[in-house]
RNA sequence: CAGAGCUUUGGAGACACCCAUUCAGUUGGGGGCCGAAGGUGCAAGCGUUUCAACACGCCAAACUCUCAGGCAAAAGGACAAAGACCGA
Numbered sequence: 001c002a003g004a005g006c007u008u009u010g011g012a013g014a015c016a017c018c019c020a021u022u023c024a025g026u027u028g029g030g031g032g033c034c035g036a037a038g039g040u041g042c043a044a045g046c047g048u049u050u051c052a053a054c055a056c057g058c059c060a061a062a063c064u065c066u067c068a069g070g071c072a073a074a075a076g077g078a079c080a081a082a083g084a085c086c087g088a
Stems, first nucleotide, its partner, number of pairs: 001087001003086001006083005015031001017030004032071003038067001039065001041063001045058004
């Protein structure tokens, strides 16, 4: 002093909706909704083809989509701070 992972702390959004069921939001179905696990898409730029490209390839996000996930609490949670360890 860069860094993945680890530990501690902080950490948002959105229906306790409808029907059935259950000791119990327990489970199933339906509708609505959210964007901060993960994932999809792409701007500039670069490269290729080309007379030139609006063609093709590579390609970011907290943007976009909502596949996955989520919409009481708990859990999870991008990200941030601190710590130890490893390493140079």
This is a predicted structure of an 88-nucleotide RNA (Glycine riboswitch aptamer).